[in-house]
RNA sequence: UGGCUGUCGUCAGGAGAGAGUCGAAGUGCCGUUGCGCGGCGCCUUGGCCGCCGAAGGCGUAAACCCGGGAUCGCCGGGUGUACCGCUCAGGCAAAAGGACUGAUGACACCCU
Numbered sequence: 001u002g003g004c005u006g007u008c009g010u011c012a013g014g015a016g017a018g019a020g021u022c023g024a025a026g027u028g029c030c031g032u033u034g035c036g037c038g039g040c041g042c043c044u045u046g047g048c049c050g051c052c053g054a055a056g057g058c059g060u061a062a063a064c065c066c067g068g069g070a071u072c073g074c075c076g077g078g079u080g081u082a083c084c085g086c087u088c089a090g091g092c093a094a095a096a097g098g099a100c101u102g103a104u105g106a107c108a109c110c111c112u
Stems, first nucleotide, its partner, number of pairs: 002111002005108009018049001020048005026042006050092003056088001057086003063079006
């Protein structure tokens, strides 16, 4: 100087599933002679039903290791990771988030 890998930051892309239903507080507008009251919208929140998997989390195939037996195979245990499964969490208009991908900067490690 250059390169692989890892971590973090920035930019870009980035799926799925009810703007479900009942109720409550606040708030704006309208109706009303006034107070009540009613309707619509926004926001917060509780219950119920139905769903999604790509924050996180949990489990596990593969692979590897140990022991027994065996020598094709098998049994038990451990390590172990996934966009495979679970659906706790999270999510089901927009926004936000989002595994992952690309670019880029810094740091670390390895090689030269």